[in-house]
Context: one part of a larger RNA
């Protein structure tokens, strides 16, 4: 390179947006670039292949032919692709009427709990803690209990096998700003689409910078235990951090370990949203459609496990990625970062 692959064997980019590019609905007409056909030119010689010949044969050599899948020209074909023009509405989008939601940002508010402070009651070989203990707290009055106050962080029940978001992720209540989505019925635009190398943006936790905050928890650290030891697991403490603002970092078992879009291919059952029909005083309930989310399963697929209209089935388009294990999520170089480090990414050697 070709091929074969990417749920678990190596392999889907963490997620979006979008540039170039690739790919692209229906109808008619035109052109004839791709495509197809005929003819002409060219495609050096030698070599390969076929026929014949010369050295006694062969190797070798000589003559002739074929081939040279290509390129150029010319004449023609027009189904498909392309280009141009016109038209269409099934893709895509806009307007209108409803609707669900922890989607995002900001401000304010609330109760429970925890800790601390103040006051009351009230004690003690007490409390706490454990497998048992001890460190620890407590007669300077603890623990328990009642009242008051302060602070920070998180929001029990509802809560779901539930919802929303591109992913990361999102959960007390109210208000303001704001994104997306679904259903319904018509009208409009008229292919405006899909994907997406680069680029740009978002991106848990930890970590970093400056300033604030600090209740609880808690790396590090200290002590008490355990143990042969115990730089652990258990216990008592406890600082960064966890929280807020702004700026960095850019990683993850960033997972459905399953890229995005489209088409097609049995059903059954649950659940969320919505529209319609039946039913009811209103519900419940029955039923049909669309969108989402689970379970079980036809066919089919799979090495098996399993997947199975939310495909890992049958196909198309585009992107990313893999190519034995180790060395190596490494070195070197480059780019990025304040740093930590990140991204890209070998080889020797070895099995």
């Nucleotide at each position: 390179c070709u091929g074969g692959g990417c749920g678990u064997a190596a392999a889907g980019g963490g997620c979006g947006u979008g540039u170039a590019g690739g790919c692209g609905g229906u109808a008619u007409a035109g052109c004839a670039a791709g495509u197809c056909a005929g003819c002409c030119g060219u495609g050096a010689a030698a070599g390969c292949c076929c026929g014949g010949g010369g050295c006694u044969c062969a190797a070798c050599c000589c003559c002739g032919g074929a081939a040279g899948u290509g390129c150029g020209g010319u004449u023609g074909a027009u189904a498909c692709u392309g280009c141009u023009a016109u038209a269409c509405u099934a893709g895509a989008g806009u307007a209108c009427g409803g609707g669900a939601g922890a989607g995002g940002g900001g401000a304010g508010c609330g109760g429970a709990a925890u800790u601390c402070c103040c006051g009351g009651u009230g004690u003690a070989g007490g409390g706490g803690g454990u497998g048992a203990a001890a460190u620890c707290c407590g007669u300077a009055g603890a623990u328990a209990u009642c009242g008051g106050g302060a602070a920070g962080a998180a929001c029990a029940c509802c809560g779901g096998u539930g919802g929303c978001g591109a992913a990361a992720g999102c959960g007390g209540c109210u208000c303001c700003c704001u994104g997306g989505c679904c259903c319904g019925a018509u009208a409009c635009u008229g292919a405006c689409g899909c994907u997406g190398a680069g680029g740009c943006g978002c991106g848990a936790a930890a970590g970093c910078g400056u300033g604030g905050g600090g209740a609880g928890c808690a790396a590090a650290c200290a002590g008490g235990a355990u143990u042969a030891g115990a730089u652990a697991c258990c216990c008592u403490g406890g600082u960064a951090g966890u929280c807020c603002a702004c700026g960095c970092c850019g990683u993850a078992a960033a997972c459905g370990g399953u890229g995005a879009g489209g088409a097609c291919u049995a059903g059954g059952u649950g659940u969320g949203g919505u529209a319609g029909g039946g039913g009811u005083u209103a519900a419940a309930c029955c039923u049909u459609g669309c969108c989402g989310u689970g379970c079980c399963g036809a066919a089919g697929c799979u090495a098996a496990c399993g997947c199975g209209u939310u495909a890992a089935g049958u196909c198309c388009u585009c992107c990313g990625c893999c190519u034995g294990g180790g060395g190596a999520c490494u070195a070197c170089g480059g780019c990025c970062g304040c740093a930590a480090g990140g991204c890209u990414a070998a080889a020797a050697c070895u099995c």